[in-house]
Guanidine-I riboswitch aptamer, 107 nucleotides, folded computationally. Rfam family: Guanidine-I riboswitch aptamer. Rfam's curators write: This family represents a conserved RNA structure found upstream of the ykkC and yxkD genes in Bacillus subtilis and related genes in other bacteria. The function of this family is unclear although it has been suggested that it may function to switch on efflux pumps and detoxification systems in response to harmful environmental molecules.
RNA sequence: AAACAAAUUUUCUAGGGUUCCGUGCAGAUUUUUGUUUGCGGUCAGGUCCGAGAGAAAAUUCGCAAAUUUUUAAUUUGUGUACACGGAGGGACAAAAGCCCGGGAGAU
Numbered sequence: 001a002a003a004c005a006a007a008u009u010u011u012c013u014a015g016g017g018u019u020c021c022g023u024g025c026a027g028a029u030u031u032u033u034g035u036u037u038g039c040g041g042u043c044a045g046g047u048c049c050g051a052g053a054g055a056a057a058a059u060u061c062g063c064a065a066a067u068u069u070u071u072a073a074u075u076u077g078u079g080u081a082c083a084c085g086g087a088g089g090g091a092c093a094a095a096a097g098c099c100c101g102g103g104a105g106a107u
Stems, first nucleotide, its partner, number of pairs: 007059006015049002020046002022043001023040007061079008082102001084105001088100003
């Protein structure tokens, strides 16, 4: 000194907490298999958040071939590699492999 498609989106997962629902404990009420208040995420659930360095898919992009209506379009095939990593800060109710960030640093 070195970052280009190391692009975008969707569905999930590892992981994450606790607004809401559920659930556990305690209390109140009395329409009692109900209603309601407080506490608990050390509560293996639903909703929810969720990966650059996890998965899949679509689009896009690169290359090649074929065809056609040939400054281009369509179709098919193929490729899209590699990737150790804090502390600290930020958002939502909150936290996190979320965001700062393929950052600092290491190699």